[in-house]
RNA sequence: ACCUUAUCAAGAGUGACUGAGGGACCGGCCCUAUGAAGUCACGGCAACCUGCCCAGGCGGGCAAGGUGCCAAAUCCGGCGGUAGUGUAUCGCAAGAUGAGGA
Repeated sequence: ACCUUAUCAAGAGUGACUGAGGGACCGGCCCUAUGAAGUCACGGCAACCUGCCCAGGCGGGCAAGGUGCCAAAUCCGGCGGUAGUGUAUCGCAAGAUGAGGA
């Protein structure tokens, strides 16, 4: 890199170093020297997997370990359906994350 599957409108940031980009891609629209991205430290959110507890059918809880995450709905749209068509809504695709596989 690929395949399967579940989830994605909730939630959660400070400091140090550094110094110009970032929000996957494209378009839009945003964030950013009142400090982007990155690294480190500490903190937090969540509960996918392991573990532990309750129940022993479904399930509920804790948060020790493995991940993940901590601007905006996956920021919005991209393809298609429906409707009252500059819009609304639903589904797909794409993407992200977990678990499993090859």
SAM riboswitch aptamer (S box leader) from Flavonifractor sp. An100, 102 nucleotides, folded computationally. The sequence is in RNAcentral, with records from Rfam. It matches the Rfam family "SAM riboswitch aptamer (S box leader)". The family is grouped with related families in Rfam's "SAM clan". Taxonomically the source falls in Flavonifractor (Bacteria, Bacillota, Clostridia, Eubacteriales).